[in-house]
Molecule: SAM riboswitch aptamer (S box leader)
Organism: Chloroflexota bacterium
């Protein structure tokens, strides 16, 4: 980097370091930032995968796959994440409407993350 699937309206420091930038990419908005950006360290959030663990159901008995329990509980291992909806803009359809205005809803595209695959 490619393919598949799932998720993306919740959550997360007024610490240290660092010094000017940052919000995926191009452009446009809008916004954050010296009352200090990115990065790094610590801290935290979350169960996507692994692991541990309790209960219920579960094919005649036992056991088990599996399902459910506020995504049961634990953040131990592997990632991830910690302003704003994936900050907003693309495209198609529906509704609203005089309307390619506006607003609302749905699909697709793009992107991010995880797991699996060649």
């Nucleotide at each position: 980097g490619c393919c598949u699937u799932a998720u993306c309206a919740a959550g997360a420091g007024a610490g240290g370091u660092g010094g000017a930038g940052g919000g995926a990419g191009a452009c446009g908005g809008c916004c954050c930032u010296g009352u200090g950006a990115a990065g790094c360290c610590c801290g935290g959030c979350a169960u996507c995968c692994c692991g541990g663990u309790g209960g219920a159901c579960g094919a005649c008995g036992a056991a088990u796959a599996g399902u459910c329990c506020a995504c049961g509980c634990c953040a131990g291992g592997g990632u991830g994440c910690c302003a704003a909806u994936u900050c907003c803009g693309g495209u198609c359809c529906c509704a609203u409407g005089c309307g390619c205005a506006u607003u609302g809803g749905g699909g697709c595209a793009a992107g991010a993350u995880a797991a699996g695959g060649g």